The RNA shown here (small-subunit ribosomal RNA) has 1478 nucleotides and comes from an uncultured prokaryote. It matches the Rfam family "Bacterial small subunit ribosomal RNA".
[in-house]
RNA sequence: AACGAACGCUGGCGGCGUGCCUAACACAUGCAAGUCGAACGGAACCAGGGGGCUUGCUCCUUGGUUUAGUGGCGCACGGGUGAGUAACGCGUGGAUAAUCUGCCCUGGUAUCCGGGAUAACAUUUCGAAAGGAGUGCUAAUACCGGAUAAGCCCACGGGGUCUUCGGACCUUGCGGGAAAAGGUGGCCUCUGAAUAUGCUACUGUAUUUAGAUGAGCUUGCGGCCCAUUAGCUUGUUGGCGGGGUAAUGGCUCACCAAGGCAUCGAUUGGUAGCUGGUCUGAGAGGACGAUCAGCCACACUGGCACUGAGACACGGGCCAGACUCCUACGGGAGGCAGCAGUGGGGAAUUUUGCGCAAUGGGCGAAAGCCUGACGCAGCAACGCCGCGUGAAGGAUGAAGGCUUUCGAGCCGCGUGAAGGAUGAAGGCUUUCGAGUCGUAAACUUCUGUCUGGGGGGAAGAUGAUGACGGUACCCCCAAAGCAAGCCCCGGCUAAUUCCGUGCCAGCAGCCGCGGUAAUACGGAAGGGGCGAGCGUUGUUCGGAAUUAUUGGGCGUAAAGGGCGUGUAGGCGGCUUCGUAUGUCUGUGGUGAAAGAGUACAGCUCAACCCUGGAAGUGCACUCGAAACUGCUAGACUUGAAUCUCGGAGAGGGUGGCGGAAUUCUGGGUGUAGAGGUGAAAUUCGUAGAUAUCCGGAGGAACACCGGUGGCGAAGGCGGCUACCUGGACGAGUACUGACGCUGAGACGCGAAAGCGUGGGGAGCAAACAGGAUUAGAUACCCUGGUAGUCCACGCCGUAAACGAUGAGUGCUAGAUGUCGCGGGCAUUGACCCCUGCGGUGUCGUAGCUAACGCAUUAAGCACUCCGCCUGGGGAGUACGGCCGCAAGGCUAAAACUCAAAGGAAUUGACGGGGGCCCGCACAAGCGGUGGAGCAUGUGGUUUAAUUCGACGCAACGCGCAGAACCUUACCUGGGCUUGACAUCCCGAUCGUACCUUAUGGAAACAUGGUCAGCUUGGCUGGAUCGGUGACAGGUGCUGCAUGGCUGUCGUCAGCUCGUGUCGUGAGAUGUUGGGUUAAGUCCCGCAACGAGCGCAACCCUUGUCCUUAGUUGCCAUCAUUUAGUUGGGCACUCUAAGGAGACUGCCGGUGUUAAACCGGAGGAAGGUGGGGAUGACGUCAAGUCCUCAUGGCCCUUACGGUCAGGGCUACACACGUGCUACAAUGGCAGGUACAAAGGGUCGCAAAGCCGCGAGGUGGAGCCAAUCCCAAAAAGCCUGUCUAAGUUCGGAUUGGAGUCUGCAACUCGACUCCAUGAAGUCGGAAUCGCUAGUAAUCCCGGAUCAGCAUGCCGGGGUGAAUACGUUCCCGGACCUUGUACACACCGCCCGUCACACCACGGGAGUUGUUUGGACCCGAAGUGCGUGAGCCAACCCGCAAGGGAAGCAGCGCCCUAAGGAAUGGUCGGUGACUGGGGUG
Repeated sequence: AACGAACGCUGGCGGCGUGCCUAACACAUGCAAGUCGAACGGAACCAGGGGGCUUGCUCCUUGGUUUAGUGGCGCACGGGUGAGUAACGCGUGGAUAAUCUGCCCUGGUAUCCGGGAUAACAUUUCGAAAGGAGUGCUAAUACCGGAUAAGCCCACGGGGUCUUCGGACCUUGCGGGAAAAGGUGGCCUCUGAAUAUGCUACUGUAUUUAGAUGAGCUUGCGGCCCAUUAGCUUGUUGGCGGGGUAAUGGCUCACCAAGGCAUCGAUUGGUAGCUGGUCUGAGAGGACGAUCAGCCACACUGGCACUGAGACACGGGCCAGACUCCUACGGGAGGCAGCAGUGGGGAAUUUUGCGCAAUGGGCGAAAGCCUGACGCAGCAACGCCGCGUGAAGGAUGAAGGCUUUCGAGCCGCGUGAAGGAUGAAGGCUUUCGAGUCGUAAACUUCUGUCUGGGGGGAAGAUGAUGACGGUACCCCCAAAGCAAGCCCCGGCUAAUUCCGUGCCAGCAGCCGCGGUAAUACGGAAGGGGCGAGCGUUGUUCGGAAUUAUUGGGCGUAAAGGGCGUGUAGGCGGCUUCGUAUGUCUGUGGUGAAAGAGUACAGCUCAACCCUGGAAGUGCACUCGAAACUGCUAGACUUGAAUCUCGGAGAGGGUGGCGGAAUUCUGGGUGUAGAGGUGAAAUUCGUAGAUAUCCGGAGGAACACCGGUGGCGAAGGCGGCUACCUGGACGAGUACUGACGCUGAGACGCGAAAGCGUGGGGAGCAAACAGGAUUAGAUACCCUGGUAGUCCACGCCGUAAACGAUGAGUGCUAGAUGUCGCGGGCAUUGACCCCUGCGGUGUCGUAGCUAACGCAUUAAGCACUCCGCCUGGGGAGUACGGCCGCAAGGCUAAAACUCAAAGGAAUUGACGGGGGCCCGCACAAGCGGUGGAGCAUGUGGUUUAAUUCGACGCAACGCGCAGAACCUUACCUGGGCUUGACAUCCCGAUCGUACCUUAUGGAAACAUGGUCAGCUUGGCUGGAUCGGUGACAGGUGCUGCAUGGCUGUCGUCAGCUCGUGUCGUGAGAUGUUGGGUUAAGUCCCGCAACGAGCGCAACCCUUGUCCUUAGUUGCCAUCAUUUAGUUGGGCACUCUAAGGAGACUGCCGGUGUUAAACCGGAGGAAGGUGGGGAUGACGUCAAGUCCUCAUGGCCCUUACGGUCAGGGCUACACACGUGCUACAAUGGCAGGUACAAAGGGUCGCAAAGCCGCGAGGUGGAGCCAAUCCCAAAAAGCCUGUCUAAGUUCGGAUUGGAGUCUGCAACUCGACUCCAUGAAGUCGGAAUCGCUAGUAAUCCCGGAUCAGCAUGCCGGGGUGAAUACGUUCCCGGACCUUGUACACACCGCCCGUCACACCACGGGAGUUGUUUGGACCCGAAGUGCGUGAGCCAACCCGCAAGGGAAGCAGCGCCCUAAGGAAUGGUCGGUGACUGGGGUG
C1' cells in the first nucleotide's frame, strides 16, 4: 500500500459496486424450458347458424378458448460450482492436403405414384401407489415401398492446374447407388360449381454448391514443489493387414520386429482448475486467480450407452452404491455446485421480493407464450466516491425603535451601581505574575445540504408497452432545529500533565515500562491523528541488495571440495572465403473484449459509465544486413605438445650395507648403594646392582651437515649405496598446428588413530598396577607396563587434511634476501657487479578491505569454469538411502526455542602475564594487642523499656566535649487538646501579667487569697482569659527523592580542555618515548601547539640573626633586700611587631654542552630544613531526614504537648578499643632539682587554723606576663625489701566518712581502716613506629553542679634499625591477553534433582492411499445365435414362404464388490533416548 475479510467501539444521508474464501455437507417448500392448432386426430367449454323434436335435451356445422396425446423444433444455449486434473487441460503461434457443422445466408434443381400401422379415445383388467397389460377404432409434415435426378457418392479411364511429391483441385467418358411433405391465405380464366383439381403468394420439405458460425483432431513453445522419488515401459515403440470413427492415430485386434522415455529430470509422491488479469513494486520481479470475460472439468458417488447437427447430457435414460422419503411390506420415489430459502460447519457472507417495461434467448407465419438469464427493489459502513452535522456579526453598542439634511444621529442589556475581549461566573493548572477551557456562551442576524410537510414531475420507449416509481430531479414552507466518533500522546511517531496503583493490577509492534514522586499500567484534564468511521487481528507485496538477472558473497563474520586424473557440459588464439543458427533493420498477420495508461463525452462533481485512438516489449511468416557468435572449407604460430643438450633435488618403489645409542645377555674388575623428585616413595641391589672393561644378540630410528634450504598434486619425504621410475627447470634450434582451460557425476591417492590375517617387538607407550601430590586426584610428577608404534597383504577415508585464501590466463611502482639454470664484464680462479627465466621469503606504493591486514606468490584490475553460504541453538543430529568386518563415514531435515549468535577494532577493568617505580608494604629493629583483672563501646540475650543511628579497611573510648532528675528521643501511669511555641479573626477582662502565699495531690494541675506604675484619664501600650477555624506540633517514614556537611581511595599524581593532525567510527595524538624527580617535577626528543584543575610556591608554627619597644617580663654592671624586694638599667633572657636568611646561589665530579644527581665549602639551617593548614576529575545509590534545611508520604483528644517513677547502667556469653599489672632498669620510705602550655568573677582561691585523709574553716590577692590553680613527674641522693603470688599486683568485699547536688536505692566521684582475687610476660594470629620519632614520665584544657583509664593539647627523659625490593598488602606508569563492562566478589561448563514442552526409537495396534496377481460380475455397446415373436417390401389365388427385425440366450470388455499379499503416508503405544525452556 492492498483485501470477497472478521472482531471491538461508534454510526446521519446519497450514488456506484460487492456479498459461503469453511462442508463438491444434507436439503423442507415455491419457482428456474418450453412452444407450435398455419403438421394431426380427438375431448371439454363458449358463441353464431341449422335439423330433430319430448321445449330443453340431442344431432350437424362454423368460429373462438383451453387442453392430454401423435408430430416438429428447442431441451448440448443460458445459469451454477472448482471436486478432479501437472494434462495438448490452459496460454500463444501454426497445421487439418486427416474432418464434421442443425437453425442462418448465396446459387441451382425438385417436391411424382402408392401402402400399412399407431397413440389419444373406448372397453376389460392388475397394482396401495408409481405405473402397467389385453382387445378394438383413427389421423398426419409420424412410418414404409417404388419412380426420377446431377462429378452428390463409389469403381475404372483421358486431359489440365497446383504440390510439402504423400497428394489436392478442375474438366471429361462409361458403369453402379441414394430424395421429398405438406400447410395457410387469396383467386375462378379452364374441369367442376359449396368447393375441390387447378392457378397464385407466403411458408415448409428434398438434393446440391459456396459461405458464415461452431466444433473435433494434431503440433512448436511457455507456466508448481520434492532427487531423503533414479530408473520407467509390453499395446509398451515401430511396421503390415483387418476393424472402428465425421476424421488421423495401438483407438482396437492378429502377426512381425525390439524398441520407446530419462540427470536438458523419465517414473513415483505432494499441491493446484488455466488465462485475460488483480495486489504490490522505480523496475525486474513476488504473491494471488473473488466479482467481469475466454477456455476446461464436474452435476449425490461410480460405470454405461441411447437420441440427436451437436451430449455420453445439472432440472433425460439404464445399472450399481451410499443416503433420505412414501408404503397396504409386495414395491416405489428423489438428487438446489440454478434463484430464493433451511439445517449444519464456521471468525464470517443477504430476500422463500417485483417484473418480463428494457437487453438477450427458445418456440411460433404472427398475435403471443416461456425465461430466478436479465432489469429492478430489499438487507449489510463490506468497499470506493460525494455531502452534511452550520455560518456570520456582536460592549469600537447587534437586532429593533425613533429621527434624519439620506451623510447619519439618538435611544436601545427592566432601573441604578460595579465588573467584563486589558477576557464574566465556574472548572483545571499555577512559578501566585498568570495561563487555559475561551469568540466559546448569552444576544442578534444569515443560510437551508440533510430531516419533516406540501406541490410539480422525467429520461430510460424510434409506433404501443415502465417492474423500478410518484423514484431521480425541480419549486414552496418550517426551524440550527434530528446528525461525532474512534484511536493515540516513552522512542521509532504528530501529540503532556495530575491523581490512583506500588514488579501488584496491568501494558507491549520492536526496544522495553511497573519494586511509593510511572509523560509507558488505570482514570481525569489537556493535546495529536483520522473522521461516518476509527482501531485490532489475519493475509500478500514492499522496505529486504535478507536468494542478489537487474543486484550479494566465501583469509578472520555463514561459506573453497583434503588432493589429483578425467567424462558429459560450459568457455576458448590469429586470418580468409562462404553460410545465415543466434543477432540486427523493415513489411504485413495475430496479440478477443473488458481492465491499466491517454483524449474527449454523460450522470450537478466524483466514484461510475460511454466513444475514439495509442500501447501490448510476445508468437509465427517474410524482404534484407553480415560486424560479432555458431557452422563448413582453407591458411598461420604467439597458447599447448614434441625433440636435443644440461645441471638441481629428504619426489616414489625394491634390494643390499653402515656406525652411534638404548635394552638384554656371557665373562672380568669392584662394593653398597643405585634410581628418581620440588621433596620423596614405589622400584632395582649383598642371590653383588649402579659404575667400568671385553664379547654376543636383537629391534627401531638415522645426531652433526640442517638452512622461512630442496622435492612432491595433496597427505608427506632426511644415514650410505645399486637398480627401476614420475615430475619440474634452463639453454637451443627443429617439428605438429589450437591439439587449449575448467570440470557435475566417475575413478584414483589420501597424516594419525583404528580394524582383519600372519610376522616382529629394542626403545617408547593409551589401557592397567603401584608410589607420591591433594580436601579429593579415576590428572599433572615418579616406578613399572599391555595393545600399539615396525614389516607384508587387505580395509577404513577422516584431521585446525590451514596460507583457515579452488584452478587457469592476462595486466598493474619498487626495495632487499635466498635456491636452480643461463648470458655479459672481468679474472689464474673463486667472488663482487650488471642482466634473463623459474621457485621460495621479508618490507612496501597505488588499489582493495568492516577493520585487522593483502599488496607481481594479491585479499588489486578483469575474464572463464567448478565447489560452497543465507540469523543462533536444535544439528552435521533424527529418519531414509549408499558405503564399511566393526568403529563409523557420505548425503541430510523438522518440530520446538532465543533476539540475538558472530567478526574486527576502541576505552576501561582484571590476570596465581611482563617491564619499571613508590609507600612502616615487606625485611631490619623497638614496644604492644591476642592470655589476667578492671574501664569503655558493640553483638547477642533479657526486659514493660533496655530510645535511635553507625557494620571490612572507611562501625565498635563512634554521634556522646561527660544518661542520678533534666538531658531523653524509650517504658508504665496521671492529666491537656488551637495546644509548650508562631501569625490572623471575634468576644470578654484589666488589681491582669508578675511576685508572694494557702489547700488537695507523686507532680503536672485544679481551686482560692493578696498584689503595679503614673501625666488620675480611665487613655495608651500591652497582657491574660474564653471561642471559632485557618493552623501549630511530630527525634514519625523515605540518606535509594534531596541540599548542606563528612568519611574513603589519597596529599596518591593524576584528571581534562581548545585548536590542529590521524582514524569510516568508537577513539587516538597531546599525556607515549630517553633521562630525572617527592611530584604529568624538570629537560631532551616527537604532529602536535597551547591551556585549565591538581603538584610546588604563596599562609601558620618552629629553628638563627637584626631592628623597634621595655611592663606585670629581665638583672650583666652599681646600690639594697629573707626575696628583682626596692632604686636604677633595658645589655641579656623573654615578650610581639617588622625585617634578614636558603636560591642547587658557589666549587668539583657524573650526565647529552640538558634537566638533574653525588661530593664539598660556607652557614643556625642544604637540597620540599621539621611540623601544620590546604584534599584535582571522580568512586563507593559510602554516612547523616536524630545537628540544620527540605520534596513526598503518614499522625492530628495523638505518632502532638506535660508530669512522676522507671529504663538507656540488665548479664550465661562473644568481639573491638583502652587502663593497671605480672615486678629488682622494680616496690616502699625520707631528702632534693628542673618545665611548657593552659584556665580563673555564677570563678580561681593563697597564708593561717582543724582533720590520718577526702575535706572543713578562712578569706589576702586576682577580670590576670602582676594573684591563684600549681605539687610537675620520671630524674638525682640515702635507706630498706631479695625472687616469694612477695613490702609485686591491686580486683573484690565489709565498715566508717568527705564533697557536689532538690535528690547519690536502682546509679556519682573521692578518703580512711580492713580484705588482698586473677595474674609469674600471654596459642593461632595481629597492630604502631624511621628521630626529638618509638618507648617512658608527669602537666593543662574542653564538656561539667558532680563524675575521665576517653578525647584535645603541653612539655621532660630519650633509643634501636633499614642489607635490600624476591615475597605479602596497597598504589602510579607502559605493555600484553580477555568470551569481563554490575567490570574476577566478573563470566561460565557438565552431571544430578524438580516442572513443563516438542521430537526420535518402540512389542504392537488402528487407519489413508496405491501396485501386481486372482474370484465374482450389474447395466450397456459390439459379435454370435435366435427353435419364441413379427403389419408395410418380394414370391404366392390363398395358405404359406422369404427378406428385414424383436425378445431371449451365449461370448469379449467392464463399474461396484470379495479375499490373499506387497509398497506408501498418518494416528496411537507400556517403555526408552537425547533435545529445549524454567